[in-house]
This is a predicted structure of a 557-nucleotide part of an RNA (large-subunit ribosomal RNA, domain I) from Prosthecobacter debontii.
Lineage of the source: Bacteria > Pseudomonadati > Verrucomicrobiales > Verrucomicrobiaceae > Prosthecobacter.

Context: one part of a larger RNA
RNA sequence: GGCACAGAGUGGAUGCCUUGGUGCUAACAGGCGAUGAAGGACGUGAUAAGCUGCGAUAAGCUUCGGGGAGCGGCAAACACGCUUUGAUCCGGAGAUUUCCGAAUGGGGUAACCUGAUGGUGUUAAUAUGCCAUCGUUCUUUUCUGAAGCCCGCGAGGGAAGUUAGGAAAAGACACGCGAUACCCGGUGAAGUGAAACAUCUCAGUAACCGGAGGAAAAGAAAGAGAAUCGAUUCCGUAAGUAGUGGCGAGCGAAAGCGGAUCAGCCCAAACCGGGAGCUUGCUCCCGGGGUUGUAGGACCCCGACGUGGGACCUUGGACGGUAGGUGAAGGACCUGGAAAGUUCCGACAGAGAGGGUGAAAUCCCCGUAACCGAAAUCUGAAGAGGCCUUAGGGUGUUCCUGAGUAGCACAGCACACGUGGAACGUUGUGUGAAUCUGCGCCGACCACGGCGUAAGGCUAAAUACUAGUUAGCGACCGAUAGUGAACCAGUACCGUGAGGGAAAGGUGAAAAGAACCGCUGCGAGCGGAGUGAAAUAGAACCUGAAACCCUGUGCCU
Numbered sequence: 001g002g003c004a005c006a007g008a009g010u011g012g013a014u015g016c017c018u019u020g021g022u023g024c025u026a027a028c029a030g031g032c033g034a035u036g037a038a039g040g041a042c043g044u045g046a047u048a049a050g051c052u053g054c055g056a057u058a059a060g061c062u063u064c065g066g067g068g069a070g071c072g073g074c075a076a077a078c079a080c081g082c083u084u085u086g087a088u089c090c091g092g093a094g095a096u097u098u099c100c101g102a103a104u105g106g107g108g109u110a111a112c113c114u115g116a117u118g119g120u121g122u123u124a125a126u127a128u129g130c131c132a133u134c135g136u137u138c139u140u141u142u143c144u145g146a147a148g149c150c151c152g153c154g155a156g157g158g159a160a161g162u163u164a165g166g167a168a169a170a171g172a173c174a175c176g177c178g179a180u181a182c183c184c185g186g187u188g189a190a191g192u193g194a195a196a197c198a199u200c201u202c203a204g205u206a207a208c209c210g211g212a213g214g215a216a217a218a219g220a221a222a223g224a225g226a227a228u229c230g231a232u233u234c235c236g237u238a239a240g241u242a243g244u245g246g247c248g249a250g251c252g253a254a255a256g257c258g259g260a261u262c263a264g265c266c267c268a269a270a271c272c273g274g275g276a277g278c279u280u281g282c283u284c285c286c287g288g289g290g291u292u293g294u295a296g297g298a299c300c301c302c303g304a305c306g307u308g309g310g311a312c313c314u315u316g317g318a319c320g321g322u323a324g325g326u327g328a329a330g331g332a333c334c335u336g337g338a339a340a341g342u343u344c345c346g347a348c349a350g351a352g353a354g355g356g357u358g359a360a361a362u363c364c365c366c367g368u369a370a371c372c373g374a375a376a377u378c379u380g381a382a383g384a385g386g387c388c389u390u391a392g393g394g395u396g397u398u399c400c401u402g403a404g405u406a407g408c409a410c411a412g413c414a415c416a417c418g419u420g421g422a423a424c425g426u427u428g429u430g431u432g433a434a435u436c437u438g439c440g441c442c443g444a445c446c447a448c449g450g451c452g453u454a455a456g457g458c459u460a461a462a463u464a465c466u467a468g469u470u471a472g473c474g475a476c477c478g479a480u481a482g483u484g485a486a487c488c489a490g491u492a493c494c495g496u497g498a499g500g501g502a503a504a505g506g507u508g509a510a511a512a513g514a515a516c517c518g519c520u521g522c523g524a525g526c527g528g529a530g531u532g533a534a535a536u537a538g539a540a541c542c543u544g545a546a547a548c549c550c551u552g553u554g555c556c557u
Base pairs, nucleotide, nucleotide: 001556002555003554004553005552006551007550009548015542016506017505020477021476022474023473024472025471026470027469028468029466030465031177032176039100040099041098042055043054044053050074051073061094062093063092064091065090066089070082071081072080105114106113107112115134116133117132118131119130120129121128135175136174137172138171139170140169141168142167143166144165149158150157151156182213183211184210185209186208187207193200197246223229224228233260234259235258236257237256243251244250264458265457266456267402271288272287273286274285275284276283277282278281293436295401296400297399298398299396300394301393302392308389309388310387312386313385314384315383320378321377322376324372325371326370330345331344332343334341346363347362348352354366355365356364407431408430409429410428411427412426413425417443438453439452440451441450442449493500494499513541516528517527518526519525
């Protein structure tokens, strides 16, 4: 020096565990905010810091319920207290709630500085303290009120003009945040694919902006498209079909059929009545009327007063939610540190889900099945009342039926449809109708035939999503996994910043966490002693692999 064996060390794999994650299901909820949010800063305890709670009334105050013996959070110990005159704790309602933050009196490098007005303390008087108000935008009302333009020689007058702007008062559901979820609208790429690339594709996607709701949007045919249907939405199919397409890559319907869910309505106008304004024949306001396509309505005539409905208002308060309560039935021997194990003999079961207890418990504990329960508050079904609404027929053909609209031209967009034969829808510019004998559509266009009634509005359900709450589930993970985060994690740390972003779980059944003694630096560490089933479970603590390091023994050189 090598090999082998044995024993220590280092190290933290493996096994076992789970407080944490992850995916899904059902129900609820789907918002919070100028009555100041979300999120923070600073405080607050008998007690250093931190987390949690709370706010100068500060781990809390009041009250109403629940509950029933201990309690003063994590978090031990000491001190001091509270509590059957019912504490702590749980739930409902209320009070308080510094400063910053939309932040809103003004300013500002957030948590700070500094005003005005009114009131009120203090002071001899200032200084100073406290309370309230003072933001922007929009709407309404009142007051005020131009320049410029036109006419006129000028003086002056006129319209715009009940103007813009300014001031005051009142009101607002306005402002910001939130799941980078879902929805609607606006603006709108590129990597990519086409095996290059330009039309095309990716894609009206990502991103950005605006807006809303618990859903949003759409919606009661100027429809479809083929002889019939009858608002919208969603699912399946039709169908990768018809089409579209440098006819390349690709893109890609609809009717119909089968389902989910079903719900229909209101204005404008004609006409009538009332009122206001003045420019005296017009305009505006209010009420009635009226709402349609086998046309309807107004006007005129005839006939009905009952039946049905309501998404509106008031009332109502069921069932639920937010604390809880009752809740069956077991003992012994043995092994063991410990019995829930084995064995023996029983019991309950509308409960043999699950968890805990010194190993593996239906009958020890918490629960579970079943049943019961609310002073307060939330939700708000049925019901009741009100209010609203609700039918027809006929004659005449006088009136009405949404205008810078429809249509057309040009330029686009969107429709599965890339300009194509390109309809239909829609936007910009220009032009510009008709009025029911009307108008639009049925994929150029025309005819015949048919369908619908534009240029006003509202509308539940079926559908989408999940930050959150409650209950539950998993051939999901088990600490290099599962969230980045099982642990004081969006922390430490890095970066000027936007931003990036960790590592880190396990003594034991119970701290019984090692009194006392020895070595030593009043150390570290170790040895005794003691606890414990175990201390090679000793806090650097379950198990404790390998690399690596060391000691001893044997053999070889």